[in-house]
């Protein structure tokens, strides 16, 4: 000292990319902005620059000398002398430092450590020694010229610390020689001798051996030149580069080595450990980040390099090839008298340009430092300061305490309240920062001057101490005074990641967005408000770096299926390598030592009030050098060894390879015979073929290709691959033995070879098959699948190609790590023989599995386990194995192999579902079998559509459509339409005021009504004698509010439909799995059933099924009116009418009964199934009610309820009339039919369940009838509706659009109702339509069912009811099958589906967009 998160899925695990949270910056942009300190600020155009300043100084080196002052003279022009010293010049030193920039450079440029025995050094320090004599010039100056200017010519004359000559001279230099030391080393170091060569300047001062300078030599310090080793970016789509090139000899050159240069000689030198080329780049100390290793970076500061308009060159000098020196060339700019000149901000400021973007044309030499000078001093855009910029870091402040009625306002609200919030107000207090005034510490100590003292023997010189005096550009603390909370808060964010949510607005719009993603009417995601969160003089955004990213993995990754093993072998370089001994010490390790500049980082201490910042000390700088030592390991050396490897010998198996020869079956073609109509082909056909004789069959001939049986998850080979037989040649392997060699090994970048099929070249060959092609079918089409033909090709020889799902999707080698079983090839051994078998062992080929591994599937001694070595390869998907370059190829094409752009994924394995024109098992009127319908007709009804002023609304496959409607003429009835009205309202509650106005009742007027208006009458409780007061309801006025069938069923509750009465759906605990999840619930039986039994890592349980409930079928008991009537009696024409009865029927309450209980068989001694007996009933007896987890955002805001939104003299309320009934059509559901199993007439019989007082209505009368009148009974087991109908009997009809059918229409009636025109029902008479059994298609039903027949009821004044709900009567047929259609259940399988097959998804294309 190491943190993760979001995002692929319905969910899971993994792989993998994208994205975020952190830190950082010479930043920029947006909003905002009080103060200070310390830093920092042209990163782009090394683009161009106006102006000023940035390097001078020395009179103590030299000559001259203006202004001015003084004196003298003057012809007043001035002159002379003295002082004075501006100014330039000669000369010296400096100008090579300091300051700026990063263009170039991939290199000795930089860094680290060395070398120089191959070198230099002005100024400074120390030591030794020296300075003698002479000479000639030249600037300046004077005179005369040229030129616009810059500048320059001639003549004259002058000085020096300028220049020259000579002298002297060595420790110097050169040559010759010699001695010693030392070295890898010539020319090293120390010393001796000889010869030759080379010096100098003066100044100050009264005074110089003494101070300042000058010369020679030696040494030092510091600085530099050269050089060695190591290190130092990308690209191989750059693989070869090189002529002074590499080396040598000689010479030149340099301070110095050197090919630095030249001549000659040799032919070298460099390169896969990446030369050469191309691109990019100043390097380092350091800086940012990071746990580190790393990665990125090189701004400010320090060191080095390089540059100075661009390119080149030298001169001067100690030093330069010289930023503000020179020359030449160029571009650019400026001046010009056009002849010619001048210039170089990458110095400080400043300007233009370009840019997202980077400052003042400031002050000062006070400090530090530098140049010159003896010094004073001068110069210094180095520097010190100030200014501008929140650009960064750091610090401070914007107040502190009290203060609840929790004020007002805002926001939200469930209306109670909550919150903003002690926040404010208010009270008390303080005085930081800023402001004003005062005041001035400190940065200053030196130097100088004056003076005193001391020291250096003397001195003009030096040093020390004291006193006085001199120096601040700029900053200005602390302190004092004044004043007063007074002047000082914002920015981003609040869906998740990620800390912090409410309301409104908006309505896939406007917009947001880092990723996932938000927005289509309730958005915590947009905009606003309130509020909250984070940070705070800042906060966000953008850009960039590192991190997270173990996402290039050295630390620290992978390659069976996720991206990734090369198609295979041989082998070069390289990497790695068995056992023992010896020595060495390169690697390695340890000690010592040098270096690793300073700054930075870290620690300690200290200075600014703190901090930032700064100072001091320490540590550190994981590196490199030198040195001493160790010797295990690695390397190199040497001597051995045999186990690795090879080799010999003896055996064995084999489709290993190459060539040659040869065989039979089949096929095709040809010839001939027999034969006589088809053959062939398919799902079915057709094309094709055949009387010119096919096919079939027999005989014969020819040809090519492939090798049946054996044959086998059996063999061989490196892979590709190899299959009749024989022969020849030939490679490899295995076993046994242990002869020989003695590590000879493994791997293998490049390289070389081999390499299926297809394809290519040339030449052969060609039976069958068969791309292309032709034809026939199929089809919407069918450039396919199927069929008939058929060319390349398939075959051979020679050559090319070099690919593949070249797969075990698994590179090679070695070693190690439990087992079982099978096959192939050997060896040893056991058993008396034997087909043959057992044990051990080596090699090969499979399967199952321990540990372990793996995301899982799986692998598992033939590893995907555990290790070592080597090679190849991967780094998100698409673009794309494409483009381009290179290379190979005859071509096709191969190898190598990108980018722009785009996506938030693409993937692997496994899970649960769903699905399948997958499989298995099993159900259902699902089909089949059967009966009757629908679809055709007329009509009824619902819907669509159309129409309309309106035809209110909803329902929409099954699961809307005789549905909400179980009753639309008005009413119902609705924002349906037209018109007329009302406004606290038709209805509820509350408040205030009014007051007898009033409610109710009666009446008038207008009006269609509603309504409006007028008049009359006229109440109530309590107190009180009364007047009156008061109160409740009402009324009026006003206010709260009512009201809405207005919207949203995609905001909801409730209710309902459907899958589906299907048999399923789950839970607890346990177990398995990293997990989703599985198990249980699977399996074997069985059932209507997850019903039950058995088995079982499951054991239990719940919701469903079943049962419990209701109806019905049998019986018993009890009960007996209104029901019943056998017997007794009465009575009637008849009738339970009556007495009575309690038998029967019935009614309705209780109970019994059925459970595979009994028998037989089957079955696992089971569950259960089959048959039988008994029984009213059998194997859930029949029917009903009852509907699991869930699905369809299914239906309903118009039953009701309800959030939100909307309307408020209307979207509310009332009224009249109309509409919901409209009709060219279409569909659904029905009714009635088409007739004789029928229709009509007459007669006759038998139900059940209901309903009835605003009712049902007997009976009688009238009417053809509907109905009317009168009227009994009944609140109903009592009376009534009421007749049941089909049926039975008799008669008619006679197959006809009819005596079928009844639509339509006319006329006349009846009933209900305020009212039947739109628009009711019924009756009678008349009219008599379509229709003669219904295309494709489609519905119901398995028994008291279908079919058929009638009866009743709800709603209701009446009714369109043929609908709906019930009731009974008559009463079948067919199927014991599961192939198919539909739906469903369980198991299993595949999946790229998961809004789940109505899924997903591919290609082409219009328009548009992007790139080229």
């Nucleotide at each position: 000292u190491u943190a993760g998160a979001g995002u692929u899925u319905g969910a899971u695990c993994c792989u993998g990319g994208c994205u975020c949270a952190g830190a950082a910056u010479g930043a920029a942009c947006g909003u905002u902005g009080g103060c200070g300190g310390c830093g920092u600020g042209g990163a782009u155009u090394a683009g161009g620059c106006a102006u000023g300043c940035a390097a001078g100084u020395c009179g103590a080196g030299c000559g001259c000398g203006a202004a001015c002052c003084g004196g003298c003279c003057u012809u007043c022009g001035g002159g002379c002398c003295g002082g004075g010293g501006a100014g330039a010049g000669c000369g010296g030193c400096g100008a090579a430092c300091g300051g700026g920039g990063u263009a170039g450079g991939a290199u000795c440029a930089c860094c680290u450590c060395g070398g120089u025995g191959a070198c230099g050094u002005a100024c400074c320090c120390c030591c030794c020694g020296a300075a003698c004599g002479g000479g000639g010039a030249u600037a300046g100056c004077g005179g005369c010229g040229g030129g616009a200017a810059a500048c320059u010519g001639c003549c004259g004359g002058u000085a020096a610390u300028a220049c020259c000559c000579g002298a002297u001279a060595a420790u110097c230099u050169g040559c010759u020689u010699u001695u010693g030391u030392u070295u890898u080393a010539c020319g090293a170091c120390a010393g001796g001798a000889g010869c030759a060569g080379c010096a100098a300047a003066g100044g100050u001062g009264a005074g110089a051996u003494u101070c300042c300078g000058u010369c020679g030599g030696g040494g030092g310090a510091g600085c530099g030149g050269c050089u060695g080793a190591g290190g130092u970016c990308g690209u191989a789509u750059u693989a070869g580069c090189u002529a002074g090139u590499u080396g040598g000899u000689a010479a030149g050159g340099u301070a110095a080595c050197g090919g630095c240069u030249u001549a000659c000689c040799a032919a070298g030198g460099c390169g896969a450990u990446g030369a050469u080329g191309c691109g990019u780049a100043g390097g380092g100390g350091g800086u940012g980040u990071g746990a580190g290793a790393g990665c990125a970076u090189g701004g400010c500061c320090c060191c080095c390099a390089c540059c100075a308009c661009u390119g080149g060159c030298a001169c001067u000098g100690a030093g330069a090839c010289a930023c503000u020196g020179g020359c030449c060339a160029g571009a650019c700019a400026c001046c010009u008298a056009c002849g010619g000149g001048u210039g170089g901000c990458u110095g400080c400021a400043g300007u233009c340009g370009a840019g997202a973007a980077u400052c003042u044309u400031c002050g000062g030499c006070a400090a530090u430092g530098g140049g010159c000078g003896c010094a004073a001093g001068c110069c210094u855009g180095a520097c010190c300061g100030a200014g501008c910029g929140a650009c960064g870091c750091c610090g401070c402040g914007u107040g502190c305490g009290g203060g609840a009625u929790g004020a007002a306002g805002g926001u939200c609200u469930u209306c109670g309240g909550a919150u903003u919030g002690u926040a404010a107000a208010c009270c008390g207090c303080u005085g930081u920062c800023g402001g004003a005034g005062g005041g001035g510490a400190u940065g200053a100590a030196a130097u100088g001057c004056a003076u005193g003292g001391g020291g250096g023997u003397u001195c003009u010189c030096c040093c020390c101490c004291g006193u006085g005096u001199u120096u601040g550009a700029c900053a200005g603390a602390g302190c004092c005074u004044c004043g007063g909370a007074g002047g000082a808060a914002g920015c981003a964010c609040g869906g998740g990641c990620u800390a912090a949510g409410u309301u409104c607005g908006u309505g896939c719009c406007a917009g947001c967005a880092g990723c996932c993603g938000c927005g289509g009417u309730a958005a915590u995601a947009c905009g606003a408000a309130c509020u909250g969160u984070g940070c705070g003089a800042a906060c966000g955004u953008u850009a960039u770096u590192c991190g997270g990213a173990a996402u290039c993995a050295c630390u620290g990754g992978g390659c069976u299926u996720a991206a990734a093993g090369g198609g295979u072998g041989c082998g070069u370089a390289g990497g790695c390598g068995g056992c023992g001994g010896c020595a060495c010490a390169a690697g390695u390790c340890a000690g010592g030592u040098g270096u690793g500049a300073a700054a930075u980082c870290c620690c300690c201490c200290g200075g600014c009030u703190c901090a930032a910042c700064c100072g001091g000390g320490g540590a550190a700088c994981a590196g490199c050098g030198c040195u001493u030592g160790a010797a295990a390991c690695u390397a190199g050396g040497u001597c051995g060894c045999u186990u690795g490897a090879g080799u010999g010998a003896g055996g064995c198996a084999g489709g290993g390879g190459u060539g040659u020869a040869u065989g039979g079956a089949a096929c095709u073609u040809c010839c001939g015979g027999u034969g006589g109509a088809g053959c062939g082909g398919u799902g079915a056909a057709a094309u094709g073929u055949g009387u010119a004789g096919a096919g079939a069959u027999c005989g014969g001939a020819a040809g090519g290709a492939a090798c049946g049986c054996c044959g086998g998850c059996g063999g061989c080979g490196a892979a590709a691959g190899c299959g009749g037989u024989a022969c020849a040649c030939u490679g490899g392997g295995c076993c046994u033995u242990g002869u020989c060699u003695g590590a000879c090994g493994c791997u293998g970048a490049g390289g070389c070879a081999c390499g299926a099929a297809a394809g290519c070249u040339a030449g052969g060959g060609g039976a069958g098959c068969g791309a292309a092609c032709g034809g026939g079918a199929u089809u919407a089409g069918a450039u396919a699948c199927c069929c008939c033909g058929g060319u390349a090709g398939u075959c051979c020889u020679a050559g090319c190609c070099g690919u593949a799902a070249a797969c075990g999707a698994u590179g090679g080698g070695c070693a190690c790590u439990g087992g079982g079983u099978a096959g192939g090839g050997g060896g040893c051994u056991c058993g008396c023989c034997g087909a043959u078998g057992g044990g051990c062992u080596c090699c090969c080929u499979g399967c199952c599995g321990c540990a372990g591994c793996g995301a899982a599937a799986g692998c598992g001694u033939g590893a995907a386990g555990u290790g070592c070595c080597c090679c190849g390869c991967c780094u998100g998907g698409g673009g794309a194995g494409u483009a381009u370059g290179g290379u190979c190829g005859c071509a096709a094409g191969g190898c190598u192999g990108a980018a722009a752009c785009u996506c938030a994924a693409a993937g692997g394995a496994a899970u649960u579902g769903a699905c399948g024109g997958g499989g298995g098992c099993u159900c259902a009127c699902a089909c089949a079998a059967g009966c009757g319908g629908u679809g055709g007709a007329g009509c009824a009804u619902g819907u669509g559509g159309c129409u309309c002023a309106a035809u209110u609304c909803g329902a929409g496959g099954c699961u809307a459509c005789g549905c909400g409607a179980a009753g639309a003429g008005c009413c119902u009835u609705a924002u349906c339409c037209u018109g007329g009205g009302c406004u606290u309202g038709a209805c509820a509650u509350g408040c205030a005021c009014g007051g007898a106005u009033u409610a109710g009742c009666c009446g008038g007027c207008g009006g269609a009504a509603a309504c409006g208006u007028c008049g009359g009458u006229g109440a109530c409780g309590c107190c009180g004698c009364a007047a009156g007061g008061u109160g409740g309801a009402a009324c009026g006025u006003g206010c709260a509010c009512a009201g809405g069938u207005g919207c949203u069923g995609c905001a909801u509750g409730g209710c309902u439909g459907u899958c589906g009465u299907c048999a399923g759906c789950u839970c607890g605990u346990g177990c398995c799995g990293u997990g989703a999840g599985g198990u249980g619930u699977u399996g074997g039986g069985u059932u209507a059933a997850g019903u039950c039994c058995c088995g079982u890592a499951a054991c239990g349980a719940g919701c469903g099924a079943a049962a419990c409930c209701c109806c019905u079928g049998u019986g018993g008991c009890c009960a007996g009116u209104u029901g019943c009537c056998a017997g007794c009696g009465c009575g009637u024409c008849a009738a339970g009418g009556c007495g009575g009865g309690g038998a029967c029927u019935c009614u309705g309450g209780c109970c019994a009964g059925a459970c595979c209980g009994c028998c037989g068989g089957c079955g696992u001694c089971a569950a259960g199934c089959c048959g039988g007996a008994g029984g009213a009933a059998g194997g859930c007896g029949g029917g009903g009610a009852c509907g699991a987890c869930g699905u369809c955002a299914a239906g309903u805001c118009a039953u009701c309820a309800u959030g939100g939104c909307c309307c408020u003299u209307a979207u509310g309320c009332c009224c009249a009339g109309g509409g919901c009934u409209g009709c060219a059509c279409a569909c659904g559901u029905g009714c009635u039919a088409c007739a004789a199993u029928g229709g009509g007439g007459c007669g006759g019989a038998c139900a059940g369940a209901g309903c009835g007082u605003c009712g049902c209505c007997a009976g009688g009368c009238c009417g053809c009838a509907a109905g009317g009148c009168c009227g009994c009974g009944c609140c109903a087991a009592u009376c009534g509706c009421a007749a049941a109908a089909a049926c039975c009997g008799c008669c008619c009809c006679c197959c006809a659009g009819u005596u079928c059918g009844g639509a339509u229409u006319g006329c006349g009636g009846g009933c209900u109702g305020c009212a039947a025109c739109c628009c009711g029902c019924c009756c009678g008479c008349a009219u008599g339509a379509a229709g003669c059994c219904g295309g494709a298609a489609u519905c119901g039903c398995u028994a008291g069912u279908a079919a058929u027949c009638g009866c009743c009821g709800a709603u209701c004044a009446g009714c369109a009811c043929u609908g709906c709900g019930g009731c009974g009567g008559u009463g079948a047929a067919u199927g014991u099958g599961u192939u198919c259609c539909u739906g469903a259940g369980c198991c299993u399988u595949g999946u790229a589906c998961a809004c789940a097959c109505c899924g997903c998804c591919c290609g082409u294309c219009a328009a548009g967009c992007c790139a080229c």
Overview: Predicted 3D model of a 1412-nucleotide RNA (small-subunit ribosomal RNA) from an uncultured bacterium. Its mean pLDDT, the model's own confidence on a scale to 100, is 85. Rfam family: Bacterial small subunit ribosomal RNA. Rfam links the family to the GO terms structural constituent of ribosome and ribosome.